[in-house]
RNA sequence: UAAAGAAAAUGCCAACCUUGUUGCGAAGCAAGCACGGAAAGUCAUGGGUCUCACGAAGAUCGCCAGACUGCCUAA
Numbered sequence: 001u002a003a004a005g006a007a008a009a010u011g012c013c014a015a016c017c018u019u020g021u022u023g024c025g026a027a028g029c030a031a032g033c034a035c036g037g038a039a040a041g042u043c044a045u046g047g048g049u050c051u052c053a054c055g056a057a058g059a060u061c062g063c064c065a066g067a068c069u070g071c072c073u074a075a
Base pairs, nucleotide, nucleotide: 004073005072012037013036017032018031019030020029021028022027035062041068042067043066045065046064047063048060049059050058051057052055
């Protein structure tokens, strides 16, 4: 330096469900919980899925790919 993620360590995130709240809705946000995660960090660029008031409209990055950034270890 980092192909890689075997064995560790420290922190991190938080599905489902419940409550509150925003939205027509998919869903978002906050709190609790803990199924999982090595990018489950960021970006709707391509594909997929989903929604509606159906258009020059939205949601989802915890569906996949891609781009950018990043913790630990370094067998």